[in-house]
């Protein structure tokens, strides 16, 4: 300076107009209510509406994919279906998440991927090509034997061609052909036997908490691949979900009781008149509706202190969305960031200023976290690596 890799920030900034919810505090206060009397009022609450003031989404609030608190239902052990999960050790309230290791695999590295338990329990499945693809297989080649010809140097000869064997060393096809290389040995080959190399699997040391790693030492043991195929083996899981659940409770409707056509109750505060069958008052349950659940919590930030780390712990500070058909917006101006486009200067070029357009995302709480996943315009910051130049 170029490229790559890992992480972390921030999610335009200030003003004006004008709109929205929750609250606090004032106004008015209804053909509402409660209390209290001297029956007129007086006092308190207060729907609606109105003015002030505060404060009002996010890294992902999103997708609901997992995991937990809460809450109700359910439950005596067992077992069985169905889902997840699957290297070790740790973290955590809890996990299909984190950290740290170990294996395998990728990269020159810095790092990144891995449902990382059995396919040697069983059943399944695999184009093409190949003679033959699952305890395979004889096309071509080798190889000895038998017929039959054919030729000479007349022999356990040679060559050709049949015929029924043997052979996995050569060729040849495939991703793959039943470990490799050399020797023995045969008729001609074969781990069929012997040494080296790989691998498996037993036993034994040595290190680790452990996965696992390094070694000796033995068995010729050589057993292709798939289990987010079926399945087996550990292990974990009750079900629904804040519209969860609870509290108060108009109306309607029901049950009990009192009174009433010998006038209840209204017109009407009281006499007259007039209309004429229900008034009232309890009681469970419980619908509209009100509240509670509702936001201060496994909460966040600072420092010390224990760990390599996830995180734990003390201590201080800080913490003003809670709506219910759902509020948290709209424009306008100055500035900021950006790239394109255009135009203008300036410069040998790269590139720089400057004006104007145009752009500033992805998305919104509804019970509360802890994760995963996925969208995110332009941007800032830092660690670590390659390579390249200069000193």
């Nucleotide at each position: 300076u170029g490229g790559g890799u890992c992480g972390g920030c921030a999610a335009g900034a200030c003003g004006g107009u004008c709109g929205c919810g929750u609250c606090a505090u004032c106004c008015c206060g209804c053909u509402g209510g409660g209390u209290c009397c001297u029956c007129g009022g007086a006092u308190c609450c207060g729907a609606c509406g109105g003015a002030u003031g505060c404060c009002g989404a996010g890294g992902a609030a999103c997708g609901u994919c997992c995991g937990g608190g809460c809450u109700c239902c359910g439950c005596a052990g067992a077992g069985c279906a169905a889902g997840g999960c699957g290297g070790u050790g740790g973290g955590u309230a809890a996990c299909g998440c984190c950290c740290a290791c170990c294996c395998g695999g990728g990269g020159c590295a810095a790092c990144c991927c891995g449902a990382g338990a059995g396919c040697a329990a069983g059943u399944g499945c695999a184009a093409c090509a190949g003679a033959a693809a699952g305890c395979a297989g004889a096309c071509c080649g080798c190889c000895a034997c038998g017929g039959u010809c054919g030729c000479c140097u007349c022999g356990u000869g040679c060559g050709a061609u049949c015929g029924g064997g043997g052979u996995a060393a050569g060729g040849g096809u495939g991703a793959a052909a039943c470990g490799g290389u050399g020797g023995u040995g045969u008729a001609a080959g074969a781990g069929a036997c012997c040494a080296c190399c790989a691998g498996a699997g037993g036993u034994c040391c040595a290190g680790g908490u452990g996965a696992c790693u390094g070694g000796a030492u033995c068995u010729g043991c050589u057993g292709g691949g798939u289990a987010a195929a079926c399945c087996u083996c550990g292990c974990c899981u009750g079900g629904a979900g804040c519209a969860a659940g609870g509290u108060c409770a108009a109306g309607c409707a029901g049950a009990g009781g009192a009174c009433g056509u010998c006038g209840a109750g209204g017109c009407u505060g009281c006499u007259c008149g007039c209309c004429g069958a229900g008034u009232c008052c309890u009681c469970g349950g419980g619908u509209a509706g009100a509240c509670c659940g509702c936001u201060a919590g496994a909460g966040g930030c600072g420092u010390g202190c224990g760990g390599c780390g996830a995180c734990g712990u003390a201590c201080g500070c800080c913490c003003g969305a809670g709506a219910u058909a759902g509020a948290u917006g709209a424009c306008c101006g100055u500035c900021c960031c950006g790239u394109g486009u255009g135009c203008g200067c300036u410069u040998a070029u790269c590139a720089g200023c400057g004006c104007a357009c145009c752009a500033g995302a992805c998305a919104g709480a509804a019970c509360c976290c802890g994760g995963c996943g996925u969208a995110u315009g332009c941007g800032c910051c830092g660690g670590c690596c390659c390579a390249u130049u200069c000193c």

RNAcentral holds the sequence, with entries from ENA. A computed fold for a 391-nucleotide RNA from Naasia sp., annotated as Bacterial RNase P class A. The gene name in the source record is rnpB. Its mean pLDDT, the model's own confidence on a scale to 100, is 77. Of the family's consensus pairs, 94% are formed in the model. It matches the Rfam family "Bacterial RNase P class A". Rfam classes the family as a ribozyme.